[in-house]
C1' cells in the first nucleotide's frame, strides 16, 4: 500500500420546495436538538531559547516571557444522528 474480517455514538425532529412507486417515501434547503471514531482545530509536562537570582562551578532555583509540542482529551468548522446501505478511528488475518 491494496485486500479480507470485526468495528461505537447521537432525531423515523419542525418548516419549505421538488420528484413519484402517494408514504413511517426519496432528495435538497433551512431552523432547533444531539453525537465524535473520516478530515480539521486547540493544549500539558518536557525540551530549546530569553530574563533574573544563588554559587568556586560547565551546577541549581525562579518566571502572568518567546518557540516547539501528543492523544481515544477538548472544540464541533467539516461530517454524522431508526433498521438496512454507506461511512467509520482503531484492531486482527493472510499478502
Nucleotide at each position: 500500500c491494496a485486500u479480507c474480517u470485526g468495528g461505537a455514538g447521537a432525531g423515523a425532529g419542525g418548516c419549505u420546495g421538488c420528484a413519484c412507486c402517494u408514504g413511517a417515501u426519496g432528495c435538497a434547503g433551512u431552523c432547533c436538538a444531539c453525537c465524535g471514531a473520516a478530515g480539521g482545530a486547540g493544549c500539558a509536562a518536557g525540551c530549546c531559547g530569553g530574563c533574573g537570582g544563588a554559587c568556586c562551578a560547565u551546577u541549581c532555583c525562579g518566571c502572568a516571557c518567546g518557540g516547539u509540542u501528543a492523544a481515544a482529551c477538548u472544540c464541533u468548522c467539516a461530517g454524522g444522528u431508526a433498521c438496512a446501505c454507506a461511512g467509520g478511528a482503531c484492531a486482527g488475518g493472510g499478502g

Glycine riboswitch aptamer from uncultured Venatoribacter sp., 95 nucleotides, folded computationally. The model forms 89% of the base pairs in the Rfam consensus. NCBI's taxonomy places the organism under Bacteria, Pseudomonadota, Gammaproteobacteria, Oceanospirillales, Venatoribacter.